[in-house]
RNA sequence: GGCGGCGUAGCUCAGUUGGUUAGAGCGGAGGUCUCAUAAUCCUCAGGUCGUAGGUUCGAUUCCUACCGCCGCCA
Numbered sequence: 001g002g003c004g005g006c007g008u009a010g011c012u013c014a015g016u017u018g019g020u021u022a023g024a025g026c027g028g029a030g031g032u033c034u035c036a037u038a039a040u041c042c043u044c045a046g047g048u049c050g051u052a053g054g055u056u057c058g059a060u061u062c063c064u065a066c067c068g069c070c071g072c073c074a
Stems, first nucleotide, its partner, number of pairs: 001073007010026004019057001028044004050066005
């Protein structure tokens, strides 16, 4: 340099044919329980869906460019 894949909560990851409110586990905070701690159970917070454009009535989802990471080829 060429080709391909990936980027969603603090971490690991889902998200069906584009459809109006984006989710799980772990972690965090509060509560429950206990003499106390841990565990259990309950509740809650936490998201520019990598960035910028485009298509569309409507984009995490489709298209383009760029940024970052990984792989293959040279």
Model confidence (mean pLDDT): 82 of 100. A computed fold for a 74-nucleotide RNA from a Candidatus Binataceae bacterium, annotated as transfer RNA. Its Rfam family is "tRNA". About the family: Transfer RNA (tRNA) molecules are approximately 80 nucleotides in length.